[in-house]
Molecule: c-di-GMP-I riboswitch aptamer
Organism: Candidatus Rokubacteria bacterium 13_1_40CM_69_27
RNA sequence: UCCCGAUAAGGGCAAACCCGCCGUGAGGCGGGGACGCAAAGCCACGGGUCAGGCGACGACCUGACAGCCGGGCUACCGAA
Numbered sequence: 001u002c003c004c005g006a007u008a009a010g011g012g013c014a015a016a017c018c019c020g021c022c023g024u025g026a027g028g029c030g031g032g033g034a035c036g037c038a039a040a041g042c043c044a045c046g047g048g049u050c051a052g053g054c055g056a057c058g059a060c061c062u063g064a065c066a067g068c069c070g071g072g073c074u075a076c077c078g079a080a
Stems, first nucleotide, its partner, number of pairs: 004078002012037002017032006035067001041073003045070003048065006054058001
C1' cells in the first nucleotide's frame, strides 16, 4: 500500500412509525425516533423496482429509489 473487517478505540449514518413543509405521485427536506449499516458517503452508468404521462401501453417518454443487485469515485480506524 492492497485485500480484509474485531463484542477494539473515537466517532458517523438512521428503517418502520409520528409531526411539519414540498410534490399529481413515486418520493424529498426538517424535527422526533432506532430496525439496522464498514462505505447506509457521493454518482442513476447497467439491471431492477416504483410513480406519472399517452391517438401509441412500449425495446416509449419524464421522474423517483444509492437502505434492491452490480459498477465508478472518495474516505476514518487497524486486531486477526